[in-house]
């Protein structure tokens, strides 16, 4: 330098023809217990990496950039 993949909650990841963003773990509060752990319930947490474009409407489609991973040279 070229090619491919990845980027979504604190962490690990879903999101299957474009139509109000989810789960598990972690966290808050409460119940249970003499207490802790475990268990159950509840609540909170997101400019979907950044900048543009297409569209009535974009996490999803298109372009550029950034970071990470792998391959080629």
């Nucleotide at each position: 330098g070229c090619c491919a993949g990845a980027u979504u909650a604190g962490c690990u990841c879903a999101g299957u023809u474009g139509g109000u963003a989810g789960a598990g773990c972690a966290g808050u509060u409460g119940a249970u217990u003499u207490g802790u752990a475990a268990u159950c319930a509840u609540c909170a947490g997101g400019u979907c990496g950044c900048c543009g474009g297409u569209u009535c409407g974009a996490g999803u489609c298109c372009g550029g950039c950034a970071u990470c991973u792998g391959g080629c040279u």